[in-house]
RNA sequence: CAUGCAAGUCGAACGGUAGAGGUUCUUCGGAAUCUUGAGAGUGGCGAACGGGUGAGUAACACGUAGGUAAUUUGCCUUUGGAUUGGGGAUAGCUCAUGGAAACAUGAGGUAAUACCGAAUAAGAUCUUUUGUACAAAAGUACGAUUGAGGAAAGGUGCUAAGGCAUCGUCCGAAGAUAAGCCUGCGGUUCAUUAGCUAGUUGGUGGGGUAAAGGCCUACCAAGGCAACGAUGAAUAGCCGGCCUGAGAGGGUGACCGGCCACACUGGGACUGAGACACGGCCCAGACUCCUACGGGAGGCAGCAGCUAAGAAUCUUCCGCAAUGGGCGAAAGCCUGACGGAGCGACGCCGCGUGAACGAUGAAGGCCGGAAGGUUGUAAAGUUCUUUUCUUGAGGAGGAAUAAUGUCCAGAGGGAAUGCUGGACAGAUGACGUUAAUCAAGGAAUAAGCCCCGGCUAAUUACGUGCCAGCAGCCGCGGUAACACGUAAGGGGCAAGCGUUGUUCGGAUUUAUUGGGCGUAAAGGGCGUGUAGGCGGAUUGCCAAGCCUGGUGUGAAAGAUCUCAGCUCAACUGAGGGAACGCAUUGGGAACUGGCAAACUAGAAUCUAGGAGGGGAAACUGGAAUUUCAGGUGUAGGGGUGAAAUCUGUAGAUAUCUGAAAGAACACCGGUGGCGAAGGCGAGUUUCUGGCCAUAGAUUGACGCUGAGGCGCGAAAGCGUGGGGAGCAAACAGGAUUAGAUACCCUGGUAGUCCACGCUGUAAACGAUGUGCACUAGGUGUUGGUGGUUUAACAUCAGUGCCGUAGCUAACGCGUUAAGUGCACCGCCUGGGGAGUAUGCUCGCAAGGGUGAAACUCAAAGGAAUUGACGGGGGCCCGCACAAGCGGUGGAGCAUGUGGUUUAAUUCGAUUAUACGCGAGAAACCUUACCAGGGCUUGACAUAUACAGGACAGCGUUGGAGACAACGCCUCUCUUCGGAGCCUUUAUUCAGGUGCUGCAUGGUUGUCGUCAGCUCGUGUCGUGAGAUGUUGGGUUAAGUCCCGCAACGAGCGCAACCCUUACUGUCUGUUGCUACCAGGUAAUGCUGGGCACUCUGAGGGAACUGCCGGUGACAAACCGGAGGAAGGUGGGGAUGACGUCAAAUCAGCACGGCCCUUAUGUCCAGGGCUACACACGUGCUACAAUGGCCGGUACAAUGAGCCGCAAUACCGCGAGGUGGAGCAAAUCUCAAAAAACCGGUCUCAGUUCGGAUUGGAGUCUGCAACUCGACUCCAUGAAGUUGGAAUCGCUAGUAAUCGAAGAUCAGCACGCUUCGGUGAAUACGUUCCCGGGCCUUGUACACACCGCCCGUCACACCACCCGAGUUGGCAGCACCCGAAGUGGCUGAUCUAACCU
Repeated sequence: CAUGCAAGUCGAACGGUAGAGGUUCUUCGGAAUCUUGAGAGUGGCGAACGGGUGAGUAACACGUAGGUAAUUUGCCUUUGGAUUGGGGAUAGCUCAUGGAAACAUGAGGUAAUACCGAAUAAGAUCUUUUGUACAAAAGUACGAUUGAGGAAAGGUGCUAAGGCAUCGUCCGAAGAUAAGCCUGCGGUUCAUUAGCUAGUUGGUGGGGUAAAGGCCUACCAAGGCAACGAUGAAUAGCCGGCCUGAGAGGGUGACCGGCCACACUGGGACUGAGACACGGCCCAGACUCCUACGGGAGGCAGCAGCUAAGAAUCUUCCGCAAUGGGCGAAAGCCUGACGGAGCGACGCCGCGUGAACGAUGAAGGCCGGAAGGUUGUAAAGUUCUUUUCUUGAGGAGGAAUAAUGUCCAGAGGGAAUGCUGGACAGAUGACGUUAAUCAAGGAAUAAGCCCCGGCUAAUUACGUGCCAGCAGCCGCGGUAACACGUAAGGGGCAAGCGUUGUUCGGAUUUAUUGGGCGUAAAGGGCGUGUAGGCGGAUUGCCAAGCCUGGUGUGAAAGAUCUCAGCUCAACUGAGGGAACGCAUUGGGAACUGGCAAACUAGAAUCUAGGAGGGGAAACUGGAAUUUCAGGUGUAGGGGUGAAAUCUGUAGAUAUCUGAAAGAACACCGGUGGCGAAGGCGAGUUUCUGGCCAUAGAUUGACGCUGAGGCGCGAAAGCGUGGGGAGCAAACAGGAUUAGAUACCCUGGUAGUCCACGCUGUAAACGAUGUGCACUAGGUGUUGGUGGUUUAACAUCAGUGCCGUAGCUAACGCGUUAAGUGCACCGCCUGGGGAGUAUGCUCGCAAGGGUGAAACUCAAAGGAAUUGACGGGGGCCCGCACAAGCGGUGGAGCAUGUGGUUUAAUUCGAUUAUACGCGAGAAACCUUACCAGGGCUUGACAUAUACAGGACAGCGUUGGAGACAACGCCUCUCUUCGGAGCCUUUAUUCAGGUGCUGCAUGGUUGUCGUCAGCUCGUGUCGUGAGAUGUUGGGUUAAGUCCCGCAACGAGCGCAACCCUUACUGUCUGUUGCUACCAGGUAAUGCUGGGCACUCUGAGGGAACUGCCGGUGACAAACCGGAGGAAGGUGGGGAUGACGUCAAAUCAGCACGGCCCUUAUGUCCAGGGCUACACACGUGCUACAAUGGCCGGUACAAUGAGCCGCAAUACCGCGAGGUGGAGCAAAUCUCAAAAAACCGGUCUCAGUUCGGAUUGGAGUCUGCAACUCGACUCCAUGAAGUUGGAAUCGCUAGUAAUCGAAGAUCAGCACGCUUCGGUGAAUACGUUCCCGGGCCUUGUACACACCGCCCGUCACACCACCCGAGUUGGCAGCACCCGAAGUGGCUGAUCUAACCU
């Protein structure tokens, strides 16, 4: 807000019409009359109830308890009395007029229970006089009395016509009901709202109202409210109740019930018993509608319904049958109240969707390698049931009675109608095809939602791969996701389930019950003191608090207990108790309070003492500093890590004398003193506050705390005026530095000082408010007192340390409490934003006080623990530094890497801990890479089936080859079944140096051969953890000793093992040769021999064992003896718990993923060997300690048949020919080299150096072009000792010299071994690096390569500012002003009444 409905009713108040019916008459137009009579009108009652909504309202609005002696109340009940007699109008109606309409106007005439006079007045009202009773504050009640004024209406029924009855009407009284007004108490937020108020507060007179009242008015007074929160602002209807909670509380005010307020917005009155009136009126405004443009109409926050807004909220239903309401005498009418139905799983309750049997544990799904498991008795199947459902049938209760009829009884009356009570009969059902029942049919009609990482009941697979997504919190997801998605399975609830929002709970997280403030947030900077709070002890009285009893109330509903009705329940009914509250009235007197009296233990005062940097003022003092004047004196002074600025020959610094100025007061001096705190330090004097102790006296609770208030309040700062020596912000200069607006230096102004005023803050800290009481001690110290002087000792008041109980999260506190209690105050409630903004306030200013929010984070924080770290500390070690020797970095070459290039330059390793590393041998192969050519059960393995008998080899052709074609040659064993081997085909499958070392095993590097890493039991701690393992010594060592709430043990250390150094025993060839013999040009060459050397088995030897010293009578260390070796004799192997997501999927193995005519496999060729460049590791050098030539000597370890190869010959040489010997203590490789002797070169790019290049060769090998090594001849580059930097080494080591081996056809400057020659230095631990132990700090724990701060750039969010602009609310002042009410004045109209 369209539309419909939601308030009408009464003919028994009144006049009476249209219409209908009848009768009579008729000029057929009609007229008269009788009955009935809609609609409208007058009149009465109702419309102020019922129904809706919550805008306003912080208020006597609501709740509760009262008051009204300050009031009203229609209808209703009870009761008393009356109801007499008149009058004039007016609707309707008729006629006429205006208007589009709404409606309006005029004339005529009419009725009443409409209206108006008059009469009467018991009582009521007012009034005069007066009595009684109650109250005492006005006064009220009951009587008597005088005067005044004020009423009414009739209708209907009956009648014996006189009246009677009944419903009305009027005047009273009382009640009931309903209302008005007043009061106590109670329930929101903000103080960044602190002052508000002029009708304001009170009085007097008057007015007004039903009624008290500044409600209104005139005058008078100056009051009233407020920190116990006035005023203002914001928000809000209040309550019974409802939700939650153990309760106390917290939240809320839907439904139902009580009250209030509102009805389009604002204002206003009228009528009335009642309204300032939801479906009445008037005015203003906004909006909508109608219009003939002149003017009108409207108000769903009634029931339905529509539109809009919104996440979202229903039928334009049925009926008055019941209950209730209005009117009526009644029948009855009206009733969107109400009773019902409809829609919505919105809520609560109940029921169902089947039950029993059913294993082959079916199929399918899912999981699993398989076995199998699971879905699962679940299904199918068999038997049964029928709630529910469908169809059908009959069918309760909700209905009581009204009118009316009949009958009975009663009162009264002359009678009748009537009245009162009762009995019987008596119409009426929206729901409704009701509920319930019966019959038939058939498992038939009926299961979803959420969850399965933890909290929290319930897990697997696949997909995805920090994507998609999840998420309440923690957090999941980056290739094995129990966390995402799907599936299977499982769990929970179930006609619902889950999410979202909201409230309470958990949350003791606003703490009354029931918290805190040393360090987590939190004690005011300190005092004084107002209000307030709290307060010693005795007696008496009061009874406010308090305790106890009675009474009233605390509506009903709800809640609770018991019982009952719907089949149960929800729901409903009945009864009981409760309702902790308020009021009133008795009683009590312990405690609190009040009053009175009295007390001395708290507090205070006085007298006699004491200590003190307590405060203020004045005066005085010496040391030092600076300056000035003068003297002496000469070249620097000053300053620093080092310097410079600065100062000085114009005479400084230094030194002496004198003078001036200002400021501060050495020693004493002290966890010593005083003060409330800030603070106070030379001395003297004056004034002055507080404190302590002892003894007495006095007052008599005078006390404690303390919101506001007031005062004090370091430093810096501000104002005015002084002062200014030193010091010193700002400033200047010099240094430092990448810079240095700093630290250091030279200067230097405010200031520092004084007086007066302001500021009012500090880590104003004991980070600990004040007061009182109680609760073990020990030990210092200050000031008193007692103790005989002194001491011990005791005690009071301070000030420190340690510590018991107790407390504390711990640290710690602990009679100076952070313990146990009481009283009062202040403060806190996650971090940031922020002590910011804004408002107010203080200030001269600087700024101070008070003090948010938006937004943002999931933490911020405390204490303690273990580590790690520190340009923290202590102790100690290491070729770590230092002391030395030799290198690298410069050159050329070799080799590896990066980079670049490339078809490919395969891959891996990247600080130490990659880079002569994997690789201990890339020409092919290797080979993994590239281009090309081939193959597809495959180059390789297993199994089955089928077919075949070969395969291999040889040859020819084609081809780069793989391969293809052809030819030749063609199987073995056999018990004759077959077997072996091979080929083809088919199927299982092979294969992958493809990816992931961050899925792994194994192995390895590194810290580090560093001395550490742990455990059991016990003990300590709330705990993490600690102790042991720390401490004192000592060691190479957590090695050992001592001590100790620890006692033991394990893995590491050491030792055991190998080798080397010494020496017995045994062994005696291939080794050895002293002795004997033989032989040679010579040689253990040969025979004896096994002594020696040596070989290789097994022993011995070294243990701080011995001596001296030191040390703690220890462990151990130092020195010495002996000894081959001395304090681990040298070397090797051996590597704790762990760290680095260290390295390796390309050694091997292995999960997952990927490829399958290719990412597999075969082949030939190329590449891994590239080359502007950079780096690592080496070799060779740069030369004379050397090069070259000649001569001479001495090793060890090894290797050798696919081999090492002698003698001999050839070649300048690499090498070749040839081949004795040797499977090797026998033979060979094999020459060791440096060294030593002699010669030459003579400091030069050389007789150094050898790169590069040309030529000629050798060897290996199918094959040396890309791309081998070596030889000879020739060529003869760089390089003259290497910048910054950096590496190795402590003794048979460095340095230097050569030898061998592995790999290997060939190829070493690399690697691994072997021996020869053979040094220098170590004062020492300050520093660099690394490590160990103890301790300390920490905001680190991915552990300092950590963490973390600020600016800037870009984007976004929130807030603020911003030239301004535009609204809302409120206040004050003023202007205009509708309707309306009251008053005054004027005009006009007017029947009744008066004249």
The RNA shown here (small-subunit ribosomal RNA) has 1395 nucleotides and comes from an uncultured prokaryote.
The RNAcentral record of the sequence draws on ENA.
Model confidence (mean pLDDT): 83 of 100.
Rfam family: Bacterial small subunit ribosomal RNA. Its family is annotated with structural constituent of ribosome and ribosome in the Gene Ontology.